[in-house]
């Protein structure tokens, strides 16, 4: 500098599921619980894709529901980049 498949060391994160709170909703916090992951580390950074649609806006209608588009919302444990960190091994 490169690998990170395999063994190995200290160890780290915590998936569905409960409870409990917070939000229109996705979903997040806190507690239990771990499928699993060599990066499941990183003010969602940089680009792509997802998911929800309060608000708005359209369509309907007497008025409403119910469709429909949409992110300023939401997840890095959806990819990739790019920074950091790690036993060994070259």
């Nucleotide at each position: 500098u490169a690998a990170g498949c395999a063994a190995u060391a200290c160890g780290g994160c915590a998936g569905a599921c409960c409870g409990u709170c917070c939000g229109a909703a996705a979903g997040a916090g806190c507690g239990g619980g771990a499928c699993g992951c060599a990066a499941a580390a990183u003010c969602a950074u940089a680009g792509g894709g997802u998911c929800u649609a309060a608000a708005u806006u359209c369509c309907u209608u007497a008025c409403a529901c119910a469709g429909a588009a949409c992110a300023u919302g939401a997840a890095u444990g959806c990819c990739u980049a790019a920074u950091u960190g790690c036993u060994u091994u070259a």
This is a predicted structure of a 90-nucleotide RNA (c-di-GMP-I riboswitch aptamer) from Desulfosporosinus acidiphilus.
NCBI's taxonomy places the organism under Bacteria, Clostridia, Eubacteriales, Desulfitobacteriaceae, Desulfosporosinus.